[in-house]
Predicted 3D model of a 331-nucleotide part of an RNA (large-subunit ribosomal RNA, domain IV) from a metagenome.
Rfam family: Bacterial large subunit ribosomal RNA.
Context: one part of a larger RNA
RNA sequence: CUGUGGUUAAGGAACUAGGCAAAUUCACCCCGUAACUUCGGGAUAAGGGGUCCCGUCUGAUUUAUCAGCGGGCGCAGGAAGUGGCUCUGGCGACUGUUUAUCAAAAACACAGCUCUGUGCUAACUCGUAAGAGGAUGUAUACAGAGUGACGCCUGCUCGGUGCCGGAAGGUUAAGGAAGUUGGUUAGUCGAAAGGCGAAGCUAGCGACCGAAGCCCCGGUAAACGGCGGCCGUAACUAUGACGGUCCUAAGGUAGCGAAGUUCCUUGUCGGGUAAGUUCCGACGCGCAUGAACGGCGUAACGACUGGAGCACUGUCUCAACCACAGACUCG
Numbered sequence: 001c002u003g004u005g006g007u008u009a010a011g012g013a014a015c016u017a018g019g020c021a022a023a024u025u026c027a028c029c030c031c032g033u034a035a036c037u038u039c040g041g042g043a044u045a046a047g048g049g050g051u052c053c054c055g056u057c058u059g060a061u062u063u064a065u066c067a068g069c070g071g072g073c074g075c076a077g078g079a080a081g082u083g084g085c086u087c088u089g090g091c092g093a094c095u096g097u098u099u100a101u102c103a104a105a106a107a108c109a110c111a112g113c114u115c116u117g118u119g120c121u122a123a124c125u126c127g128u129a130a131g132a133g134g135a136u137g138u139a140u141a142c143a144g145a146g147u148g149a150c151g152c153c154u155g156c157u158c159g160g161u162g163c164c165g166g167a168a169g170g171u172u173a174a175g176g177a178a179g180u181u182g183g184u185u186a187g188u189c190g191a192a193a194g195g196c197g198a199a200g201c202u203a204g205c206g207a208c209c210g211a212a213g214c215c216c217c218g219g220u221a222a223a224c225g226g227c228g229g230c231c232g233u234a235a236c237u238a239u240g241a242c243g244g245u246c247c248u249a250a251g252g253u254a255g256c257g258a259a260g261u262u263c264c265u266u267g268u269c270g271g272g273u274a275a276g277u278u279c280c281g282a283c284g285c286g287c288a289u290g291a292a293c294g295g296c297g298u299a300a301c302g303a304c305u306g307g308a309g310c311a312c313u314g315u316c317u318c319a320a321c322c323a324c325a326g327a328c329u330c331g
Base pairs, nucleotide, nucleotide: 001326002325003324004323005322006321007320008319010317011316014315019312027051028050029049030048031047036041038149052072053071054070055069057068058067059066060065073077084310085309086308087307088306089305090304091302092301096108097107112147113146114145115144116143117142118141124133125132126131150297151296152295153294155227156226157225160224161223162220163219164218165217166216169215170214171213175209176208179205180204181203182202183201184200187196188195189194228246229245230244231243232242255289256286267283268282269281270280271279
């Protein structure tokens, strides 16, 4: 000097990103216990007191023992093991699950809710197939998707994309095909060169016929998604219930809101502190909230996360000492 364990005057978080670590608390009995609440909880809430020994005493239950009463001793009567507590936000309802080996969480799951598909040889999944799962189930079932207890709710938009329905019209493949063009040549014309050229075969073109799809017409947002701008206006000022105008499929409703979302920003006001970029309550010009990519609340719960207080302490002012194990010196 390092590590592990222990003690410490006065102060008591002044330490620090943060009470990290340590300390406090702790068992059993008695008393007592708030807000809030889904009436179950919250709750070991909080906060107090007791704990040893003796007794022929009282009661239970005669013994052992327990409760009470009386007495006794000490500074101290729970060996070890054995919750610190409270107030107030955020998130997630909850118990669970997870990154074996840096993340345990607000992530995943969840019961509940909703939509879509599926009538049974079901849809769906695996397999080339046979076949199997689904299911020895049958729509109160199964599959897929989203949301995520519970309470109050879930607004407007179908123009785009998707899905579902429609089938009159437009477009449209393979295939079929009337016809038509070329090649070939039996024939025919010609003195010859060569010309014309049926049928068949062959190579093209092809009116017309021809499904779904797409176009088209509707529906559908707990489908993917989306949910405006400018100008003016009230008898102080300010503001703008109101008006005008442009655009849109429709222009954000109820809620919540400087938020885990707010750039400007340490916004402004109030609270807490002597002093508060954090925190709590408000305000609302929301850079860029918002309703199952759910909105807002919510008792209980949490090795989650923010703020405050009480108790407690070597975290600190500021360090000291002790024990042990190393380091170090000698061998």